[in-house]
């Protein structure tokens, strides 16, 4: 050089136009239970920004950057990066 597929929180993964900043499962935290543990069970778990004395409350953010859309993680277009195939 050419095709294709993919890039979602700690980590795996699902969501493919609208009550999804996020289902599910891991893990981490706190608890019940035990004499202590495992297990099992209940609950809580993204990130940056601002506003509050504090409980709270607001914005933004799905590789990055642009466009359509009333609305975009989901469409388009552009570029990084991973993985498969072809030469």
């Nucleotide at each position: 050089g050419g095709a294709g597929a993919g890039a979602u929180g700690c980590c795996g993964g699902a969501g493919c136009g609208g009550c999804u900043g996020a289902a599910c499962g891991g893990g981490a935290c706190g608890g019940u239970c035990u004499c202590g543990a495992a297990a099992a069970c209940c609950g809580u778990u993204g990130a940056a920004g601002g506003a509050g004395c504090a409980a709270u409350c607001c914005u933004u953010c799905c590789c990055a950057g642009g466009g359509u859309u009333c609305a975009a993680a989901u469409c388009c277009c552009u570029g990084u990066c991973u993985c498969u195939c072809c030469g």